[in-house]
Background
Transfer RNA from a Candidatus Melainabacteria bacterium, 72 nucleotides, folded computationally. The prediction has a mean pLDDT of 84. Its Rfam family is "tRNA". The source organism's lineage runs through Bacteria, Bacillati and Candidatus Melainabacteria.
RNA sequence: GGAUCGGUAGCUCAACGGUAGAGCAGAGGACUCAUAAUCCUUUGGUUAUAGGUUCGAAUCCUAUCCGAUCCA
Numbered sequence: 001g002g003a004u005c006g007g008u009a010g011c012u013c014a015a016c017g018g019u020a021g022a023g024c025a026g027a028g029g030a031c032u033c034a035u036a037a038u039c040c041u042u043u044g045g046u047u048a049u050a051g052g053u054u055c056g057a058a059u060c061c062u063a064u065c066c067g068a069u070c071c072a
Base pairs, nucleotide, nucleotide: 001071002070003069004068005067006066007065010024011023012022013021018055026042027041028040029039030038048064049063050062051061052060
């Protein structure tokens, strides 16, 4: 330098054009003599950035940034 894959909640990941979600973590509560475990409720989002297409974009297109792998 080129190719491919990836970037979404604090972490790990879904959603593959039509209301952005789950598990864990955090907060509150129940249970317990107490702790742990378990159960219930709940907070939390610039979907990497900037444009474009579309009635509608995390999703499609372009450029850029970052990371991983391969080739040179």